[in-house]
């Protein structure tokens, strides 16, 4: 330099042909317990890497850029 995968909650990851973003773990509150853990109930937390474009509507489609990984040279 060419090609390709990936970037979503604190962490690990889903998100089925474009239709208001979720799970597990973790965290907070309550119940339970003498207490802790476990269990049960509830709750908070995201500019979907970034800048544009298409669309009534974009995490999802298109283009550029950035980080990380892989292949070729």
């Nucleotide at each position: 330099g060419g090609g390709u995968g990936u970037a979503u909650a604190g962490c690990u990851c889903a998100g089925u042909c474009g239709g208001u973003a979720g799970a597990g773990c973790a965290c907070c509150u309550g119940c339970c317990u003498u207490a802790c853990a476990a269990g049960c109930a509830g709750g908070g937390a995201g500019u979907c890497a970034u800048a544009g474009g298409u669309u009534c509507a974009a995490a999802u489609c298109c283009u550029g850029u950035u980080g990380c990984g892989c292949c070729c040279a």
RNAcentral holds the sequence, with entries from ENA. A computed fold for a 73-nucleotide RNA from Ophioglossum californicum, annotated as transfer RNA. Model confidence (mean pLDDT): 82 of 100. Rfam family: tRNA. It is annotated as a transfer RNA. A source record names the gene trnV. The same sequence occurs in records of 2 taxa.